[in-house]
RNA sequence: CCGUGCUAGGCGGGGAGCUCGUGGUGCCCUGUACCCCAAAUCCACGUAUGGGGGGCUGAAUUCCCGCCCGAGGUCCGAUCAGUUUCAGGAGUUCGGUCUGCACGCAGUGUCGAAGGCCGGGUCCUGCGCAACGGGGUCCCGCGAACCGAGUCAGGUCCGGGAGGAAGCAGCUCUCAGCGGAUCCCCCCGUGUGCCGCAGGGUCGCCUGGCCUGAGCGAGCGACGGAUUUGAACCUGAAACUGCCGGGUCGACGGCGGGUGCACGG
Numbered sequence: 001c002c003g004u005g006c007u008a009g010g011c012g013g014g015g016a017g018c019u020c021g022u023g024g025u026g027c028c029c030u031g032u033a034c035c036c037c038a039a040a041u042c043c044a045c046g047u048a049u050g051g052g053g054g055g056c057u058g059a060a061u062u063c064c065c066g067c068c069c070g071a072g073g074u075c076c077g078a079u080c081a082g083u084u085u086c087a088g089g090a091g092u093u094c095g096g097u098c099u100g101c102a103c104g105c106a107g108u109g110u111c112g113a114a115g116g117c118c119g120g121g122u123c124c125u126g127c128g129c130a131a132c133g134g135g136g137u138c139c140c141g142c143g144a145a146c147c148g149a150g151u152c153a154g155g156u157c158c159g160g161g162a163g164g165a166a167g168c169a170g171c172u173c174u175c176a177g178c179g180g181a182u183c184c185c186c187c188c189g190u191g192u193g194c195c196g197c198a199g200g201g202u203c204g205c206c207u208g209g210c211c212u213g214a215g216c217g218a219g220c221g222a223c224g225g226a227u228u229u230g231a232a233c234c235u236g237a238a239a240c241u242g243c244c245g246g247g248u249c250g251a252c253g254g255c256g257g258g259u260g261c262a263c264g265g
Base pairs, nucleotide, nucleotide: 001265002264003263004262005261006260009057010056011055012030013029014028015027020046021045022044023043024042034054035053036052037051063258064257065256066255067254068253072249073248074247075246076245077244080242081241082240083239084238085237086236087235088234089233092232093231094230095228096227097226098225099224100223103221104220105219107216108215115211116210117209118208119207120206121205122204123200124199125198126197127196128195129193130192131190132189133188134187135186136185139180140179141178142177148173149172150171151170156165157164158163
């Protein structure tokens, strides 16, 4: 140096979290890397580098150590920026509300504005009329086993007789009551009325007539004033995110170094 067979080792690693601590399952990063079993109110372990079972590879591209790079995670800090929420402020801008003015537009007005005078309505009281509702009267019909009326067959009673009496059923009529009709008449009532009469009242509103003769109201815009956190704005606080600085861990990758045993040639 070559060959054969073995062994240590390897067949993924890392971050946060969990935990007294470590490893794993679950989450995230890296990126391709044997299989099976159990594992978050969790599994295994106590200084090992998860536990149990099986398989492959094997002294180097693969194992071990150091350095570099650095995906990504995590911790701290201050300023800045953003988002959301809360508290406060000023009434500056916009918006909302109220108000003033009458500059613009629009409206209305010589087919007569504003104003003045007279009257009517709207309002109240009384009476009447009408409407509606209820009741009554009037009208029609039904309507009493006996205890209503009339007439009372038969039968009954009184009488010597002539004759007389009470009276059921039937028929007729009617009381109480029931039903119908409701035109007229009477009484009562009303969330009734383009109704009438009389009296009262008349702030406002509507309206008629007369006088006079040019404005009137404020819908929109402009302008002035007051108010309002609705929006924008300012101040402060909290949470989150981003950027920046620092610490810590660090996959993948790169560089350098290190590591056997036996036999044969």
A computed fold for a 265-nucleotide RNA from an Acidimicrobiia bacterium, annotated as Bacterial large signal recognition particle RNA. The model forms 91% of the base pairs in the Rfam consensus. The prediction has a mean pLDDT of 75. It matches the Rfam family "Bacterial large signal recognition particle RNA". Gene Ontology terms of the family: signal recognition particle, plasma membrane targeting and SRP-dependent cotranslational protein targeting to membrane, signal sequence recognition. Rfam describes the family as follows. The signal recognition particle (SRP) is a universally conserved ribonucleoprotein involved in the co-translational targeting of proteins to membranes. By type it is a non-coding RNA gene. The RNAcentral record of the sequence draws on ENA. It is recorded under the gene name ffs.